[in-house]
Molecule: small-subunit ribosomal RNA
Organism: uncultured archaeon
RNA sequence: CCGGUUGAUCCUGCCGGACCAAACUGCUAUUGGGAUUCGACUAAGCCAUGUGAGUCUUCCGCAAGGAGGCAGAAGGCUGAGUAACACGUAGGUAACCUGCCUUCAGGAGGGGAACAACCUCGGGAAACUGAGGAUAAUUCCCCAUAGGUUUAGGAUACUGGAAUGUACCUAAACUUAAAGUUUCGACGCCUGAAGAUGGGCCUGCGGCCUAUCAGGCUGUUGGUGGGGUAAAGGCCCACCAAACCUUUGACGGGUAGGGGCAGUGAGAGCUGGAGCCCCCAGAUGGGUACUGAGACACAGACCCAGGCUCUACGGAGCGCAGCAGGCGCGAAAUCUCCGCAAUGCACGCAAGUGUGACGGGGGGAUCCCAAGUGUUUUUGCUAUCGCAAAAACUUUUCUCAAGUGUAAAAAGCUUGAAGAAUAAGGGCUGGGUAAGACAGGUGCCAGCCGCCGCGGUAAUACCUGCAGCUCAAGUGGUUUGGAAUAUUAUUGGGUCUAAAGCGUUCGUAGCCGGAUUUGUAAGUUUUCUGUGAAAUCCAACAGCUUAACUGUUGGGCGUGCAGAGGAUACUGCAAGUCUCGGGACCGGAGUGGGCCAAAGGUACUCUCGGGGUAGGGGUGAAAUCCAAUAAUCCUGAGGGGACCACCUGUGGCGAAAGCGUUUGGCUAAGACGGGUCCGACGGAGAGGAACUAAAGCUAGGGGAGCAAAGCGGAUUAGAUACCCGCGUAGUCCUAGCCGUAGAUGAUGCAGACUAGGUGUUGCAUUCCCUUCGCGGGGAUGCAGUGCCGAAGGGAAGCCGUUAAGUCUGCCACCUGGGAAGUACGGUCGCAAGGCUGAAACUUAAAGGAAUUGACGGGGGAGCACCACAAGGGGUGGAGUCUGCGGUUUAAUUGGAUCUAACGCCGGAAAUCUCACCGGGGGCGACAGCAGUAUGAAGGUCAGGUUGACGACCUUACUCGACUCGCUGAGAGGUGGUGCAUGGCCGUCGUCAGUUCGUGCCGUGAGGUGUUCUGUUAAGUCAGACAACGAACGAGACCCACGCCGUCAGUUGCUAAUUCCUUCUCCGGAAGGAAAGUACUCUGACGGGACCGCUGUUUAUAAAACAGAGGAAGGAGUGGGCAACGGUAGGUCAGUAUGCCCCGAAUCCCCCGGGCUACACGCGGACUACAAUGACUGGAACAAUGAGCUGCGACUCCGUGAGGAGGAGCUAAUCUCUAAAUCCAGCCUAAGUUCGGAUCGAGCGCUGAAACUCGCGCUCGUGAAGCCGGAAUCCCUAGUAAUCGGAGUUCACUAUACUCCGGUGAAUACGUCCCUGCUCCUUGUACACACCGCCCGUCAAAUCACCUGAGUUGGGUCUGGACGAGGCUUUAUCUUUUGGUAAAGUCGAAUCUGAACUCAGCAAGGGGGGUU
Repeated sequence: CCGGUUGAUCCUGCCGGACCAAACUGCUAUUGGGAUUCGACUAAGCCAUGUGAGUCUUCCGCAAGGAGGCAGAAGGCUGAGUAACACGUAGGUAACCUGCCUUCAGGAGGGGAACAACCUCGGGAAACUGAGGAUAAUUCCCCAUAGGUUUAGGAUACUGGAAUGUACCUAAACUUAAAGUUUCGACGCCUGAAGAUGGGCCUGCGGCCUAUCAGGCUGUUGGUGGGGUAAAGGCCCACCAAACCUUUGACGGGUAGGGGCAGUGAGAGCUGGAGCCCCCAGAUGGGUACUGAGACACAGACCCAGGCUCUACGGAGCGCAGCAGGCGCGAAAUCUCCGCAAUGCACGCAAGUGUGACGGGGGGAUCCCAAGUGUUUUUGCUAUCGCAAAAACUUUUCUCAAGUGUAAAAAGCUUGAAGAAUAAGGGCUGGGUAAGACAGGUGCCAGCCGCCGCGGUAAUACCUGCAGCUCAAGUGGUUUGGAAUAUUAUUGGGUCUAAAGCGUUCGUAGCCGGAUUUGUAAGUUUUCUGUGAAAUCCAACAGCUUAACUGUUGGGCGUGCAGAGGAUACUGCAAGUCUCGGGACCGGAGUGGGCCAAAGGUACUCUCGGGGUAGGGGUGAAAUCCAAUAAUCCUGAGGGGACCACCUGUGGCGAAAGCGUUUGGCUAAGACGGGUCCGACGGAGAGGAACUAAAGCUAGGGGAGCAAAGCGGAUUAGAUACCCGCGUAGUCCUAGCCGUAGAUGAUGCAGACUAGGUGUUGCAUUCCCUUCGCGGGGAUGCAGUGCCGAAGGGAAGCCGUUAAGUCUGCCACCUGGGAAGUACGGUCGCAAGGCUGAAACUUAAAGGAAUUGACGGGGGAGCACCACAAGGGGUGGAGUCUGCGGUUUAAUUGGAUCUAACGCCGGAAAUCUCACCGGGGGCGACAGCAGUAUGAAGGUCAGGUUGACGACCUUACUCGACUCGCUGAGAGGUGGUGCAUGGCCGUCGUCAGUUCGUGCCGUGAGGUGUUCUGUUAAGUCAGACAACGAACGAGACCCACGCCGUCAGUUGCUAAUUCCUUCUCCGGAAGGAAAGUACUCUGACGGGACCGCUGUUUAUAAAACAGAGGAAGGAGUGGGCAACGGUAGGUCAGUAUGCCCCGAAUCCCCCGGGCUACACGCGGACUACAAUGACUGGAACAAUGAGCUGCGACUCCGUGAGGAGGAGCUAAUCUCUAAAUCCAGCCUAAGUUCGGAUCGAGCGCUGAAACUCGCGCUCGUGAAGCCGGAAUCCCUAGUAAUCGGAGUUCACUAUACUCCGGUGAAUACGUCCCUGCUCCUUGUACACACCGCCCGUCAAAUCACCUGAGUUGGGUCUGGACGAGGCUUUAUCUUUUGGUAAAGUCGAAUCUGAACUCAGCAAGGGGGGUU
C1' cells in the first nucleotide's frame, strides 16, 4: 500500500496478501568461476576399521630398542554446563608468575653413584611382571666458587597519589649452580638483571524473562592471629563482634556459552549468536592429584559409576564433541580420496622428519557471479504475433586431437577439426495480482481456496485440452526471523461513547518544582591525548578476459570508556535574599457538612370507651380477604415504632459514598475581605493507610408501615410473572464485619494560556428607589453552579475558560473477539465472596458513530365505498349450472393457489380439438459401413392373422434400382427448465409519487431541492426557506355523451307545395310520385365553462363556500393514455427462443375410451321461496350489432319444436328483433294456479355419429325451498336494483363473457374506530429487511482444558550409613627418590530417610469451544 465487518459510509481494530533472509521439500536441470558452504538445530547418543605427535643424539646397543633432552598445556573438535568478573570495555596488580626468544653482566673447578636396554633364571592365556648380574651420558649425587632467599637494625636517596618497592650498609640464618658436542663455522649449559611474549588475580560500567518468587543469608558480614598459594582474599581454620544483601528487584524459578558480527529495517529498533576471528567452558558421567615454566591435561596417570571388547575365568583393555566412515535419531547434511609441492607448527646446527592443521581433488540445485540454449534472408500460410519449409551464416558451448598447466591429475588457457548441432522449465490466469467471459467433463458431488470466496446443469474459481501471463537454470510449497505494524508508539499511539481513569481522599519512596544573587563545576558543552584487534561495511585504485572473489590506500563502525585543559546559559549542589505559589492569623456573613443530646409534628397502626348498621375492601372486571364475637364509618382517651409534607429551586454543603422538622452543645471545611505574619514550606503519588450506597453476615435490642422468600386469589394454553389479599427475613438502634455498584460527568489530580452572550447562588465595593422593613432594583470584582456559542479539536455524536482546545508535571490503565474476570497459586474475609489473575483451544470478525430503507401491540398529519359510518341489494341455507380441491380411475392430460388461482388459460372438450389411457400402423434429408442385376424397394389374386387392413406371414405373379441391417446425423416434439430468456399481461396503483443539472452542507454514505404553513383529486397551487431551475408521472391531451351553429342530403326525413291511385261519414285518411333539405337523423368542422362575475372566509395569497347567468359550475359525466421501479408474480401449452432430453420413439396417423367419474369440501353464477306476484287474453315503446354452405320476409303444414316452398339483401335500401310496462280477467296465503329439480313417454334439429355425453318441443311426474348461523361481498345517480336485446365461441348447444338500450331508487356530503395507503417524526442489535434477528436449557458427536482417590519417574536440596581415593601430622621400619601403622581432614560413587519442584498415567467430577 491492497483485500476482508456494512444495503452503503467514516472510524477503531485485527486477519490475510505483496518484499527480504534461513532450513527442509515437490517438479525440473546445459556450462564455467568464486566462497568464511555442507550431522549446528534432534541424541554433549553409541561406535567396527584406518589414521590424526613427534623429533633430536653427547650416550648404551650389530640392529631392534633403550636412556636422556625438547615438544606433547599448541594445532584440531564441540557448546553440555554457566546469569558468572563467564564475556565486552576501561583500568589496577604498592598482591603475582612466565619454558623457548632478545639485550647486558658473569661463569662452567673437583669428586662419586645409580637405573634401563643387555645377560641369566622365573610367573602369566594375555596385558604385563619378579629376582640376580653388568654398563654409558647433556641421567643422578657430593664438595667448592659466584649468587639467591629470609629475618633484624640503620641513616639517606630515587620512583610514586601513597612505600609495604628499589638502591646502600651491618649482622645472622638458610639454600645452592653448570654439560658437553663439534665438520672449528658454531650449537648448547649455569647464575643474575632487564625486555618481549603469554598468563593468574582484583575493580568500575554494560548486556535475558519472571513478583502467580518478597524477604534472603550462619563462613553468612567484618576484625585479630594463623594455614595455604606464584599471588591479595573466609580461599581454609581458631577466637571475637553481629553484622551483610534487598522494590535501583536481593533470594528463588525458567532460559542461555559471551563478543566482533549476521538477517531485516529509512532509521530507532527487533531477531539471531552454526560457519571466520577473539575469549570462556568441555572431552562417556563424577572425583583426584602427579610431572612440568605452564595441566588438575581430548588421543597422560589413579579411582568410582554405567556401557562395550578380549579371556585359558585367574585377570586385562577401550573412550571419534580430531579426519574419513558406521548405527541410531530425525524433515534435515559428502569420500573409510591425494599430498606434505605451498602456508604454518613441533623437533633438529642443518639436511630433514612428522603433521586428516593445511593445500588439493570427488560429491551435494548451499550461496554469490558470469554465459548459453542460435542469427539472417527468401517463400508459403497468415489480421499482428507467429508457424512451416528451404537456403545461408556463426561455433560461445558440446565432442575429438596437440601443447601448456599440476606434487600427481583435473579444470583452465593456446591452436586445430566437425556439426545448429549437445542444452527449458516451474508456477499462475475470479479479486487482491500480470494473464481466458475459450472448449469439454462434473453438478454443494468430486474438488479448490493464505484472505474474500468458488461448486446445487451454460463454473473466466474444480478436473483436462488449447491459449495467455510471470520468473527463469530455476520455480513453487511448508516452517521460522525481520519488515509491512505509528497493532508496544524514545523517535512515534491512546483511555466521554470503539479496549482503556483506581469509588474517593490522605500519604512513603522515587519523579517534577516560583523570583533573585554569589560560589562550585556533578550533569551539559568544547578542544586535545590514549584506546575501542583483524575480518565484516563504504569509496577509489589495482589483480584474475568481466563479475563474484582478492589486494592496496583512505574512510567509517564499535554509537563507548578513561585521562588532561577550557566554558558556565540551563539543571544539580552550597550559602544568602524576596513574595506572586502555599500556609498561618484576624473580620463579618452564608451553608440539608459531621457527631451527640433534647423537644415537636401530621399520618399510620394497636388498645379501651361512646355512637352507628350491613356491608367493607379491591380491580380493566373479579375473587381470595375483613365483617353479626358488630367490620368499614364518626368521635374521645391512651400506647407504639418509623418518618419529617408544604418551604424545595438544573438552589446549597461535602473528598466521594452522601446530607432535608426544630433547638442546644461539640467539631470540620470552603468562599469573600484584610498596608497582619512565615518565607517555596509546593504538585502529583508506586507500595501503604483511611472512608465507602444498597444488599449481606455476627451478637444484642426494636418492629408501626413497607416488604425479597413463602401462602392464597385472579389473568393465561401455561403464569414459578405483571394485578389483588396476606406475610417472614430485612428495613430502625447499638457494637463489629464485608468493601462492592451503570460507586457515571461512563471525562484522574494540579498549574498556565486561548472570543463572548445569558441565567442563578455566596461575599465584598458602589449607585438608585423606598411604604424606611431583616424592603426592591442595578453596576463592578472574586468564588461556585447551569445553558448557548468564536477559534480550535474530534470518526462522528459532540466538547468548547467547569475543554474532549494549546502546553507542563505526576499517577493509573489499554493493545482483535471468545474462552474469562474463569482456572491454578497467593492473600483478605465468619461466610457470601473480594483483590491479584493466565493458558490450551476456538474464531474473521466483534465493536463505535452516523446514513438510507424496512419494521414497531411508538407519536403526529392526510386520504379511500377493493375502509368505516348512514343506507340499498346480495353471498353464506335450497335446487341446478360451472370452476377448483380431494378421492377414484387404464386415463380421469397440463397450467394458475391470499388480495393479484377457482364461468380463469377467450377452456360452452360427443369425433376433431388432445397434450391423457388402451390397441394398431407409419416415418431416418445427408454421410460412412454392409447388402443388391445370383433382382433392392414397391404393387397384387388367394389363404392365414386381426375388431379391421398386402400392416405382417405363406405361396405365386408383376416391375426394374436402389436398400434402415449397423453407426453417425436429421425431421418432428402441447417433452423439461417462466429460477436461462424475448414479447405480452396481472399487481403494488381508483396511488402521488420518482428523479436530474448547477449551487450549498457533510471527511463520507448522503442531505438540501422533495421540508414547513395553508390548500388541492393531485409533489395541485400560494407563501416561507441555501437553494434556483428542470424532466417523467398528475394535469393538459384523445374519444364518447350532453347545448348551439355551419356545411352536406342517399339508401335517411317529409313541414310547406304540386300530381296520381284507393277509400270516404265528404271534414278528410292511406299509399305512390315529383319536389325540398325545414325538422329528426347521419358525420365533418366550429362555438361554449374560465372560480370569468358578485358576496363571505382566509394572510388583500392559493383556494374554499354561497349566489347570478347558463344546456352544462367548480376535473361537466364516462372512458383511453398512465411514471422510476418492485413482485426471480403469470405464461416455454399462442407464437419466438438458449440449453438439456427423446429420436424408431416422448415424432406422425387411425379406432375406441377419458378430460363429463363422486362418500365429500370450497369459490362464482342462475332459478326460486311468491300477491310490488303467478297465470290467461289484449295493447305499446328501443339501442347496439350481425348476415352468402348466411340472415331469411311472405304463404302453407304441424299443439309445438319444426318442416316444405321462397321474394329481397354482399346491406342507413332486405332480413333478424324486445321484455319489464299498460288494460282486462282469474288465483287469495296454501308447499299453493308459488317453485321448478328429478323421472317416464313421445317428437324435432345439428352432425359420419347424440350409449357413455348435445340442444329443443308436447304430455305426464312435481323434489328441496316459506328469505338463510358465524362470517362476508358490491354500490354515492341515470348509479344500485330490475327488464329484456345483440354479438363472441359456434355443424349443434349459453345460467358464461363483452356490449346495448327500457324502467329507475335509498342514504352520506362525514370520520380515521376497523382494513389499508401516502407524508413527517422517533427507536432499532433488522437489510433475505419482523414470515427479520436471536438467548439459554435439553439431546447427540467431537476437541482442548481444570480438578481428581492414587500411582510412576526425573531434578534440586538436606540428614544418616558405607567409604574409593587424596592431603597433613606423628610414630616406626630402613633394601629411605621408599614402605607400614595411627590420628586428623577433604571426599566421589552407592544405599537409605525427609522436604521442595517438574513431568507422565488415572476411575470419577466440572465447566468451555465447535458442529